Description:
This is a predicted structure of a 79-nucleotide RNA (c-di-GMP-I riboswitch aptamer) from a Pseudonocardiales bacterium. The sequence was found by an Rfam model in a public genome assembly. The coordinates come from a structure-prediction model, not an experiment, and the mean pLDDT is 86.
[in-house]
Order: sequence, then structure tokens, then C1' cells
RNA sequence: UCACCGAAAGGGCAAACCCAGUGUGAGCUGGGGACGCAAAGCCACGGGGCCCCGCAAGGGGGCCGGCCGGGUUAUCGAA
Repeated sequence: UCACCGAAAGGGCAAACCCAGUGUGAGCUGGGGACGCAAAGCCACGGGGCCCCGCAAGGGGGCCGGCCGGGUUAUCGAA
């Protein structure tokens, strides 16, 4: 120095819920608020879930990164 790992320190993010706005909806944005998180930073590539269209089949479109996997970047440095 790098990787693994995750003690300590400096910090960071922000679930449910409430208010406002927005969307057909899943949901998203801002404020409040903290259940938690060592990537709870970013990316819809795979799986999965949710929403819309459709009589259905099926197809198309969308959402969820805090469901799992994967990719990528990153603070600190004890055992």
C1' cells in the first nucleotide's frame, strides 16, 4: 500500500407514522420523525414482489436498491 474483517473515533443515511405536493396506481419529492443500516452510496443485469393495460392467454409498460444475488465507488484502521 492492497485485500479480508469490523473494535474505536469523526461522522453519514433514514423504516413505520404524520403534514404538504405529485402520479390511474405501485410509488416518488420536500419537511418532521427514528425502526434500523459498514455501504440503508450508485446501477433494474438476474431472481422475486407490487402496479397499469388486456375477457383470458399472453404481451407491453412502470415501481421496489431498506427482498435476495451481482456490478461499481467510498470514510476510519484495533484485533